A computed fold for an 88-nucleotide RNA from Syntrophaceae bacterium UBA2280, annotated as c-di-GMP-I riboswitch aptamer. It was read from a public genome assembly, where an Rfam model found it. The model forms 95% of the base pairs in the Rfam consensus. Its mean pLDDT, the model's own confidence on a scale to 100, is 84. Rfam family: c-di-GMP-I riboswitch aptamer. Rfam's curators write: GEMM was predicted in a large-scale screen for bacterial structured RNA regulatory elements.
RNA sequence: CACGAUUCAAGGCAACCCGUCUGAAAAGGCGGGACGCAAAGUUACUGGCCUAAGUCUUUGAUUGGGAUAGGGCGGCAGGACUGCCGGG
Numbered sequence: 001c002a003c004g005a006u007u008c009a010a011g012g013c014a015a016c017c018c019g020u021c022u023g024a025a026a027a028g029g030c031g032g033g034a035c036g037c038a039a040a041g042u043u044a045c046u047g048g049c050c051u052a053a054g055u056c057u058u059u060g061a062u063u064g065g066g067a068u069a070g071g072g073c074g075g076c077a078g079g080a081c082u083g084c085c086g087g088g
Base pairs, nucleotide, nucleotide: 012037013036017032018031019030020029021028022027035075041081042080043079045078046077047076048073049072050071054068055067056066057065058064
């Protein structure tokens, strides 16, 4: 470095859903509870995705529509940093 097989121990996190709180929303916090996760730890740097308060625009119309992130997603992917066990 490549391929294949096997995988101990201690644990960790917590999807969906329910309750409650924050938020315009996306979504997030807390509690219950487990779908799963060897980084499902942290981080919004890159790509992607979600929402659209405000702003712009359309409309007879503060109706309805469209565009837009400075809002959000780390359990979408990558990057960065860090952590447990075993072997070398």